[in-house]
RNA sequence: UGCACUGUAGCUCAGUUGGUAGAGCACCGGACGCGAAAUCCGGCGGUCGCUGGUUCAACUCCAGCCAAUGCAA
Numbered sequence: 001u002g003c004a005c006u007g008u009a010g011c012u013c014a015g016u017u018g019g020u021a022g023a024g025c026a027c028c029g030g031a032c033g034c035g036a037a038a039u040c041c042g043g044c045g046g047u048c049g050c051u052g053g054u055u056c057a058a059c060u061c062c063a064g065c066c067a068a069u070g071c072a073a
Base pairs, nucleotide, nucleotide: 001072002071003070004069006067007066010025011024012023013022019056027043028042029041030040031039049065050064051063052062053061
């Protein structure tokens, strides 16, 4: 420098041809329990890497940029 792939909640990840974002774990509260763990119930938490473009509508499509990984030079 080029190519490929990835970027979504604190962490690990899903999100079926564009229709307004979810799961598990973690955390908080409650039940149970002498207390804790486990279990059960409820809750909190995200301008979807950034900036533009297309569209009535973008995590999704297009362009550029940034970052991580791999390959080639």
The RNA shown here (transfer RNA) has 73 nucleotides and comes from a Pseudomonadota bacterium. Its Rfam family is "tRNA". About the family: Transfer RNA (tRNA) molecules are approximately 80 nucleotides in length. It is annotated as a transfer RNA. The RNAcentral record of the sequence draws on ENA. Model confidence (mean pLDDT): 83 of 100. The source organism's lineage runs through Bacteria, Pseudomonadati and Pseudomonadota.